[in-house]
C1' cells in the first nucleotide's frame, strides 16, 4: 500500500400527472412511465474558483461538475474511520 471479515457512516421530494391492480365508488396504497425540483460520500470529468508553492508548470482532493447514481420508512449502496486476519 492491497485484500478480505466485522461495526460505525450523511445528504436531498409520502412533490406532480398519467396508466395498471386492489376497491361497488370514492379515497387511499403497492406497481410502472413521464415532468419538475433537489442531494454529492460508490464511479467518472475538470483543475474554471478556491486550496498546496516565493512565482511559474505542475498538482490530486472531503473542491467543483452532476454523465452516472441517489432523494418518505425499511432494504441496498455508501466516501471516510476503527479492529482483526492475509498478502506485497
Nucleotide at each position: 500500500c492491497c485484500g478480505u471479515g466485522u461495526g460505525g457512516g450523511a445528504g436531498a421530494g409520502u412533490c406532480c400527472u398519467c396508466g395498471c391492480c386492489g376497491c361497488u365508488g370514492c379515497a387511499c396504497g403497492a406497481c410502472g412511465a413521464g415532468g419538475c425540483g433537489c442531494c454529492g460520500a460508490a464511479g467518472g470529468g475538470g483543475c474554471a474558483a478556491a486550496c498546496c508553492u516565493c512565482c511559474c508548470c505542475g498538482g490530486a482532493a472531503c473542491c467543483u461538475c452532476u454523465c452516472a447514481g441517489g432523494c418518505g420508512c425499511a432494504a441496498g449502496g455508501g466516501a471516510c474511520c476503527a479492529c482483526a486476519c492475509g498478502g506485497g

Notes: Predicted 3D model of an 88-nucleotide RNA (Glycine riboswitch aptamer) from a soil metagenome. The prediction has a mean pLDDT of 76. The model forms 86% of the base pairs in the Rfam consensus.